[in-house]
RNA sequence: UGAGCGCGGCUGCCGAGUCCGUGCGUUCACGGAGCCGGGGACCCAAUCUUCUGGGGUGAAUCGCGGCCCAUUCCACAUGGCGUCGCGUAGGGCACUUCCACGCCCGAACCCGUCAGCUAACCCGGUAGGCGGCAUGGAAGCUAGGA
Numbered sequence: 001u002g003a004g005c006g007c008g009g010c011u012g013c014c015g016a017g018u019c020c021g022u023g024c025g026u027u028c029a030c031g032g033a034g035c036c037g038g039g040g041a042c043c044c045a046a047u048c049u050u051c052u053g054g055g056g057u058g059a060a061u062c063g064c065g066g067c068c069c070a071u072u073c074c075a076c077a078u079g080g081c082g083u084c085g086c087g088u089a090g091g092g093c094a095c096u097u098c099c100a101c102g103c104c105c106g107a108a109c110c111c112g113u114c115a116g117c118u119a120a121c122c123c124g125g126u127a128g129g130c131g132g133c134a135u136g137g138a139a140g141c142u143a144g145g146a
Stems, first nucleotide, its partner, number of pairs: 010132005018033006034126006044116001053114001054111004062087006068080004090105004095140006
C1' cells in the first nucleotide's frame, strides 16, 4: 500500500416490508399508524366445465432447439415443475416524466379439491437480499448555500 473478513456510521437499489409506543436478559414479544395481500353481496360477468384439477403472491410469462428419462423390440410420435442453451411478454437501474444509449432480471414460493368481480364485514404480511460516483438531452418540481 492492496486484497479479504468482521463491526459501526453515512448514503443508495430491488421489494408492501416503514414509523411510533409499551414491556423486556432490547436483533424479542405485544399494540397502533402507514403500506401491502387474501376471502367476501346485489349488480355485472359467466352459461359453464370441474384430473387435462383449480387458484394465489410476484415483472418473472410464452416459444424454439439439444441432451437425458418414460411409454416401445426398434423407429416415429407423445409426455417430463428433468437439464442446458437461445430468444420473449413483462420488470429494474440515485427527484419525477419523455427521448436516446447502455447494463441487468425474466425467479422462487404458497393454498390444498376450493375461491370471477364485489359494499359492509372477516383474515393475514410488514421479510429478505444487494451496492458505493451512481450515462446524456429536454421539461417539470424543489431543498440547501452564497

Overview: c-di-AMP riboswitch aptamer (ydaO/yuaA leader) from Streptosporangium subroseum, 146 nucleotides, folded computationally. The RNAcentral record of the sequence draws on Rfam and Ribocentre. Lineage of the source: Bacteria > Bacillati > Actinomycetota > Streptosporangiales > Streptosporangium. The model forms 92% of the base pairs in the Rfam consensus.